[in-house]
Context: one part of a larger RNA
RNA sequence: CGCAGGAGAUUUGAGGGGGGCUGUCCCCAGUACGAGAGGACCGGGACGGGCGGGCCCCUGGUGUGCCAGCUGUGGCUCCAGCCGCAGCGCUGGGUGGCUAUGCCCGCGAGCGAUAAGCGCUGAAAGCAUCUAAGCGCGAAGCGCGCCCCAAGAUGAGAUCUCCCCACGAGGCCCGUCGCAGACCACGACGUUGAUAGGCCGCGCGUGCAAGCGCAGCGAUGCGUUCAGCCUAGCGGUACUAAUCGGCCCAUCGG
Numbered sequence: 001c002g003c004a005g006g007a008g009a010u011u012u013g014a015g016g017g018g019g020g021c022u023g024u025c026c027c028c029a030g031u032a033c034g035a036g037a038g039g040a041c042c043g044g045g046a047c048g049g050g051c052g053g054g055c056c057c058c059u060g061g062u063g064u065g066c067c068a069g070c071u072g073u074g075g076c077u078c079c080a081g082c083c084g085c086a087g088c089g090c091u092g093g094g095u096g097g098c099u100a101u102g103c104c105c106g107c108g109a110g111c112g113a114u115a116a117g118c119g120c121u122g123a124a125a126g127c128a129u130c131u132a133a134g135c136g137c138g139a140a141g142c143g144c145g146c147c148c149c150a151a152g153a154u155g156a157g158a159u160c161u162c163c164c165c166a167c168g169a170g171g172c173c174c175g176u177c178g179c180a181g182a183c184c185a186c187g188a189c190g191u192u193g194a195u196a197g198g199c200c201g202c203g204c205g206u207g208c209a210a211g212c213g214c215a216g217c218g219a220u221g222c223g224u225u226c227a228g229c230c231u232a233g234c235g236g237u238a239c240u241a242a243u244c245g246g247c248c249c250a251u252c253g254g
Base pairs, nucleotide, nucleotide: 001152005163006162007161008160009159010158011157015149016148017147018146021049022048023047024046025045026044027043033038050107051106052105053104054103055102059100060099061098062097066093067092068091069090070089071086072085073084074083075082076081110144111143112142117137118136119135120134170248171247172246173245174190175189176188177187178186195241196240197239198237199236200235201234202233205229206228211224212223213222214221215220
């Protein structure tokens, strides 16, 4: 831009893509078969490998503005307590998120038409013959079936709801953001508001703060204290910021 008005939502599926793998063991059954040795078809079940998709409950990893411990040095303020720097200074842990080595699922029946092949009926050719007419079986393969995209499928489809000729449907800009994202796009919200921050409560994580008291000559220990601190999680709350606004457009249709 188109799909002969505009907008929101839900869809049909022409067509296209993906997938399609495989092992061992058990039962049937030491059966059929076979002198024995050996040892099934058919059917059923269990557990794996490989590949693919998804996820973070579990096991782990990461986790540079979370918590604690420790060393040197400088500083505040002498002690105590803190802060800066030293690869996040080093060490031990670690929420959310992201993750695999972790977890879940799939790689399946079934239907249709067939290949080689196996047959039925059956002439030409009084017999025979799966084939010449006709009919039936028969593959990990083919078409469906399963998953994904999909009406620019210009053949532009369908359904539901709303708006009316405007002082205005709707869209965009702008702002606060997002488990969305390179930008764009997509999604949420913009005071008729919980969108983000702050604050409050909870959770998670650290692992028992400071100060004071007690005991000890002291290092230190104990009590107050399952404390204190606390990032992304959950819930709440208009304190802060989404202010005020601007632009495009409802056409040849009803």